Predicted 3D model of a 73-nucleotide RNA (transfer RNA) from Chrysodeixis includens. Lineage of the source: Eukaryota > Eumetazoa > Insecta > Aparaglossata > Chrysodeixis. Its Rfam family is "tRNA". Rfam's curators write: Transfer RNA (tRNA) molecules are approximately 80 nucleotides in length. Its mean pLDDT, the model's own confidence on a scale to 100, is 83.
RNA sequence: GACCGCGUGGUCUAAUGGUAAUGACGCCCGGCUUCACUGUCGGGAGAUGUGGGUUCGAAUCCCGCUGCGGUUA
Numbered sequence: 001g002a003c004c005g006c007g008u009g010g011u012c013u014a015a016u017g018g019u020a021a022u023g024a025c026g027c028c029c030g031g032c033u034u035c036a037c038u039g040u041c042g043g044g045a046g047a048u049g050u051g052g053g054u055u056c057g058a059a060u061c062c063c064g065c066u067g068c069g070g071u072u073a
Stems, first nucleotide, its partner, number of pairs: 001072007010025003018056001027044006049065005
């Protein structure tokens, strides 16, 4: 260089082109509970790598770029 795959909250992960992007762990606030360590319940903040295109509608389809991994010379 060519080709292939992947990129979603801090981490992991779900979502058939469809209306408010799912869940777990973690973080913050509060209630209850325990002698205590804890346990449990409710609430909250936080994400589709980036720029375009298609479409009534894109995390999802198409193109460029970019990062990572792999194959090949």